[in-house]
Molecule: transfer RNA
Organism: Candidatus Woesearchaeota archaeon
RNA sequence: GCGGCAGUAGUUUAAUGGAAGAAUACAGGAUUGUGGCUCCUGUGAUGCGGGUUCGAUUCCCGUCUACCGCC
Numbered sequence: 001g002c003g004g005c006a007g008u009a010g011u012u013u014a015a016u017g018g019a020a021g022a023a024u025a026c027a028g029g030a031u032u033g034u035g036g037c038u039c040c041u042g043u044g045a046u047g048c049g050g051g052u053u054c055g056a057u058u059c060c061c062g063u064c065u066a067c068c069g070c071c
Base pairs, nucleotide, nucleotide: 001070002069003068004067006065007064010024011023012022013021018054026042027041028040029039030038047063048062049061050060051059
């Protein structure tokens, strides 16, 4: 230099065009003599910049980061 793959919540991840879910963690509450377990509720995310579309996590282009391969 070229090609492939991945990037979504603090962490692990789902979602193949129609208002992004779950688990865990965190905060509050219930329970308990205290703590833990358990139960309820809540906060929090699409790597970045453009394009297509009525509508983009999804399709297209560029770019950044990580990994793999070729030269």